About this RNA:
Transfer RNA from a Planctomycetia bacterium, 73 nucleotides, folded computationally. It matches the Rfam family "tRNA". The family's RNA type in Rfam is transfer RNA. The sequence is in RNAcentral, with records from ENA. Taxonomically the source falls in Planctomycetia (Bacteria, Pseudomonadati, Planctomycetota). RNAcentral records the identical sequence in 4 taxa.

RNA sequence: GCUCCGAUAGCUCAGUUGGUAGAGCAACUGACUCUUAAUCAGUAGGUCUAGGGUUCGAAUCCCUGUCGGAGCA
Numbered sequence: 001g002c003u004c005c006g007a008u009a010g011c012u013c014a015g016u017u018g019g020u021a022g023a024g025c026a027a028c029u030g031a032c033u034c035u036u037a038a039u040c041a042g043u044a045g046g047u048c049u050a051g052g053g054u055u056c057g058a059a060u061c062c063c064u065g066u067c068g069g070a071g072c073a
Base pairs, nucleotide, nucleotide: 001072002071003070004069005068006067007066010025011024012023013022019056027043028042029041030040031039049065050064051063052062053061
């Protein structure tokens, strides 16, 4: 330098033929318990890596950049 893969909640990830974002763990609140833990119920948390385009509508499609990884030279 070229090609490919990835970036989504605090962490690990899902979301696929475009229809307005979810799970587990963690956090918080409550129940239970002498207390803690465990268990159960609930709550909060995201402008989906950045910018632009297409579209009534984009995490998803197109273009360009940044960062991480792999391969080739």